[in-house]
RNA sequence: CAUACCUGCUUGGGAGAGAGUGCCCACGCACCGCCGAAGGAGCAACCACCCCGGAAUCUCUCAGGCACCAGGGACCUGGCAGGUAUC
Numbered sequence: 001c002a003u004a005c006c007u008g009c010u011u012g013g014g015a016g017a018g019a020g021u022g023c024c025c026a027c028g029c030a031c032c033g034c035c036g037a038a039g040g041a042g043c044a045a046c047c048a049c050c051c052c053g054g055a056a057u058c059u060c061u062c063a064g065g066c067a068c069c070a071g072g073g074a075c076c077u078g079g080c081a082g083g084u085a086u087c
Base pairs, nucleotide, nucleotide: 002086003085004084005083006082007081008080009079010078012076013075018032020031021030022029023028033066034065035064039062040060041059042058046054047053
């Protein structure tokens, strides 16, 4: 220098589910019905193993969300910085 991985920041993309009913005049609350891709929890292939365990886009739905807009959004593309490893 290059490549790969990790972390942070940034850019673009980014799904699902009731225009439900009632109260009421707040764009809010309650009830019922639903969604899974913030977070959280559980199990598993697998990994590790002296002990302790780790682990998903699966499952649950506590939280969050369910016309449009806005916001949030796992994950992915690009960019920047730092670290680690190989050469």